This is a predicted structure of a 113-nucleotide RNA (Glycine riboswitch aptamer) from a Pseudomonadota bacterium. The sequence was found by an Rfam model in a public genome assembly. The prediction has a mean pLDDT of 76. Taxonomically the source falls in Pseudomonadota (Bacteria, Pseudomonadati). The model forms 85% of the base pairs in the Rfam consensus. Rfam family: Glycine riboswitch aptamer. Rfam's curators write: This family represents the bacterial glycine riboswitch.
[in-house]
RNA sequence: AAUCAGUCUGCACGGAGAGGGUCCGGCCGCGCUGAGUCUCAGGCUCCACGCCGGAACGCCGAAGGCGCAAAUUCCGCCCGGAAACGCUCAGGCACACGAACGGCAGGCUGCGA
Numbered sequence: 001a002a003u004c005a006g007u008c009u010g011c012a013c014g015g016a017g018a019g020g021g022u023c024c025g026g027c028c029g030c031g032c033u034g035a036g037u038c039u040c041a042g043g044c045u046c047c048a049c050g051c052c053g054g055a056a057c058g059c060c061g062a063a064g065g066c067g068c069a070a071a072u073u074c075c076g077c078c079c080g081g082a083a084a085c086g087c088u089c090a091g092g093c094a095c096a097c098g099a100a101c102g103g104c105a106g107g108c109u110g111c112g113a
Stems, first nucleotide, its partner, number of pairs: 004110008013102002019057001022055006031047001034046005058093003064089001065087003072083004
């Protein structure tokens, strides 16, 4: 020096699960004469899909957080600790974004024959 380990940065890189649900509000405004209504010239009201916001309920676990109380796994066993285990506070429940983790590239640190 390489390799390896840790850490940081970057990437049109890979990357799971669970409501395309219900209700409410807003926007939009379909249509061979849309429907209803009035004082019928002409007005007024209502409606789908879609979009946005909210509520309750249901659900998911792989950011983060909390817990080892039961089971499992790991640190050889107990203890103790930890986890892709448990909880679901946060987050999420079409796609997208994000995403633990992985891949690649580079920087730094350590080990170092």